[in-house]
Order: sequence, then C1' cells, then structure tokens
RNA sequence: AUUAAGGUAGCAAAGCGGACCAUGCAAAAGGCUUAAAACCUUUACACAGAUGUUCAAACCAUCUCCUUAAUA
Repeated sequence: AUUAAGGUAGCAAAGCGGACCAUGCAAAAGGCUUAAAACCUUUACACAGAUGUUCAAACCAUCUCCUUAAUA
C1' cells in the first nucleotide's frame, strides 16, 4: 500500500430499516442477615466520527479514524 473482518454501557456480547438497543458480569441504592456473602427489588451508564438516502438508520451508501488477519 491492497484486500477482508470488525468498532454497540466499566467488561463481554446479541440486535429482519420501525415499541423503551436486549442479555450476562461489574457499579449504586434498598430489602433480607447479628454482620458479611449469597439471594430479591430497583436505578444509572452505550451504537467510532461526519455526511447522505429514507416517512423512519445501530442496520443502507460515501469519506475519515482505530483494531485484527492475509498478501505485496
């Protein structure tokens, strides 16, 4: 440099163009407990960036950035 795959809460990880972006671990608050753990309830926190298409974009298109692999 080219090609391919990918970028979604603190971490992991789903998501047919259409409800509130699930789910697990982690965090906070409360309950339970003599206390702690476990358990139960609740809460907060995300679509890499920009532009476009569309009534509607995490999803489609273009460009940029980053990661991984292969080739040269």

The RNA shown here (transfer RNA) has 72 nucleotides and comes from Python regius. Its Rfam family is "tRNA". It is annotated as a transfer RNA. Taxonomically the source falls in Python (Eukaryota, Eumetazoa, Craniata, Bifurcata).